The RNA shown here (transfer RNA) has 71 nucleotides and comes from a bacterium.
RNA sequence: GGAGGUAUAGCCAAGUGGCAAGGCAGAGGUCUACAAAACCUUCAUCGCUGGUUCGAUUCCAUCUACCUCCG
Numbered sequence: 001g002g003a004g005g006u007a008u009a010g011c012c013a014a015g016u017g018g019c020a021a022g023g024c025a026g027a028g029g030u031c032u033a034c035a036a037a038a039c040c041u042u043c044a045u046c047g048c049u050g051g052u053u054c055g056a057u058u059c060c061a062u063c064u065a066c067c068u069c070c071g
Stems, first nucleotide, its partner, number of pairs: 001070007010024003018054001026042005047063001049061003
């Protein structure tokens, strides 16, 4: 220099056009003499910027970060 892949909550991870599941962790609550366990509630406009679309996490382009391959 060229090509490809990945980016979703503090962590793991599903969702591939109709408005984001689940688990662990955290916070609050119920219970308890106090804890633990259990149960309930809560916590992400999806890497950035644009485009397409009635509608974008999803499709397209650029950029950023990381990984891989070629040279």
Description: The sequence was found in a public genome assembly.